[in-house]
RNA sequence: UCUGCGUGAUGGCAAAACUGGAGCAAUUCAGUGACGCAAAGCUGCGGGUCCUACGAGGAUAGCCGGGCCGUUAAG
Numbered sequence: 001u002c003u004g005c006g007u008g009a010u011g012g013c014a015a016a017a018c019u020g021g022a023g024c025a026a027u028u029c030a031g032u033g034a035c036g037c038a039a040a041g042c043u044g045c046g047g048g049u050c051c052u053a054c055g056a057g058g059a060u061a062g063c064c065g066g067g068c069c070g071u072u073a074a075g
Base pairs, nucleotide, nucleotide: 008072012037013036017032018031019030020029021028022027035062041068042067043066045065046064047063048060049059050058051057052056
């Protein structure tokens, strides 16, 4: 340096619910809060599912796969 496995320590993210905001909606943002996560970081490329004023658009990355970036100790 690379690859695989993987998390002892230090940490990281943040489900549901509630409050406030945005949106036609799916859903999403912020706060509180932790169900969980070793990529639960990013990315709508493929599939799935969901919404819709149904023009075609939109949502979901914590549904699956792919791509990209990254990570302490040990080996």